[in-house]
Predicted 3D model of a 131-nucleotide RNA (c-di-AMP riboswitch aptamer (ydaO/yuaA leader)) from Pectinatus brassicae. Lineage of the source: Bacteria > Bacillati > Negativicutes > Selenomonadales > Pectinatus. The sequence was found by an Rfam model in a public genome assembly. It matches the Rfam family "c-di-AMP riboswitch aptamer (ydaO/yuaA leader)". Rfam's curators write: This family represents a conserved RNA structure found upstream of the ydaO and yuaA genes in Bacillus subtilis and related genes in other bacteria. The prediction has a mean pLDDT of 76.
RNA sequence: UUUAAUUAACAGCUUAAUUCUUGAUUCAAGAAGCGGAGGAACCAUUUUCCUGGGGUUAAUUCCAUUUUGGAAGGAAUGUUUCUUAUCAUUCUACCCGUCAGCUAACUUCGCCGGCUAAAAUAAGAGGGAAG
Numbered sequence: 001u002u003u004a005a006u007u008a009a010c011a012g013c014u015u016a017a018u019u020c021u022u023g024a025u026u027c028a029a030g031a032a033g034c035g036g037a038g039g040a041a042c043c044a045u046u047u048u049c050c051u052g053g054g055g056u057u058a059a060u061u062c063c064a065u066u067u068u069g070g071a072a073g074g075a076a077u078g079u080u081u082c083u084u085a086u087c088a089u090u091c092u093a094c095c096c097g098u099c100a101g102c103u104a105a106c107u108u109c110g111c112c113g114g115c116u117a118a119a120a121u122a123a124g125a126g127g128g129a130a131g
Base pairs, nucleotide, nucleotide: 011116012115013114014113018032019031020030021029022028023027033111034110035109036108037107038106043101052099053096054095055094056093060072061071062070063069064068074091075090076089077088078087081125082124083123084122085121086120
């Protein structure tokens, strides 16, 4: 000097998954904020069984040569932020346990985890920095 890996900090991304206060301090409690579930009337549904039913999530449906591929739909990223359009890349897993429609009051639960080598175009709006 170059390459690769690891750790820490800063910065950034995904997600509801963040901030503050107190304390016996990496844990506990509380508050705010964000997110989920249960739960009347009215309304809706005929219901159950045969073949249960339901929930969280963007993550479902269909076709086939069905370990895979394709299509439609939905979602995320592309380095200052937001919106729209195009282009490129990528995309599930889990839970309840025979039970739950909507749902005011009310009740209740979560705030985890995973990444960063590199990485577009145009228009509009807003912001910052420098001169």